[in-house]
RNA sequence: CACGAUAAUGGCAAACUUAUUCGAAAGAUAAGGACGCAAAGCCACGGGCCUAAAUAUGUAAAUAUACGGCAGCCGGGUUACCGAAA
Numbered sequence: 001c002a003c004g005a006u007a008a009u010g011g012c013a014a015a016c017u018u019a020u021u022c023g024a025a026a027g028a029u030a031a032g033g034a035c036g037c038a039a040a041g042c043c044a045c046g047g048g049c050c051u052a053a054a055u056a057u058g059u060a061a062a063u064a065u066a067c068g069g070c071a072g073c074c075g076g077g078u079u080a081c082c083g084a085a086a
Base pairs, nucleotide, nucleotide: 003083004082011037012036016032017031018030019029020028022027035072041078042077043076045075046074047073048070049069050068054065055064056063057062
């Protein structure tokens, strides 16, 4: 460098519940909770997915669009604890 134990020390925390002088929403944050995770640390760079306040079109219903999100969807980048076997 790579790899990943029925090892050690620790870590994170899905669904769900509650809350918020966060948000238009998606979602975020905090507390509880534990399905899981060896990068489930960090970065929206590529693909994907979610949302549509605003803008455009429209009589309207609606449709399109991210400058908003998801890193626990897949790649990629980057940093890091431990050390059995191969």

Record summary: c-di-GMP-I-GGC riboswitch aptamer from Sporosarcina jiandibaonis, 86 nucleotides, folded computationally. The organism belongs to Sporosarcina, within Bacteria. The sequence was found by an Rfam model in a public genome assembly. The coordinates come from a structure-prediction model, not an experiment, and the mean pLDDT is 90.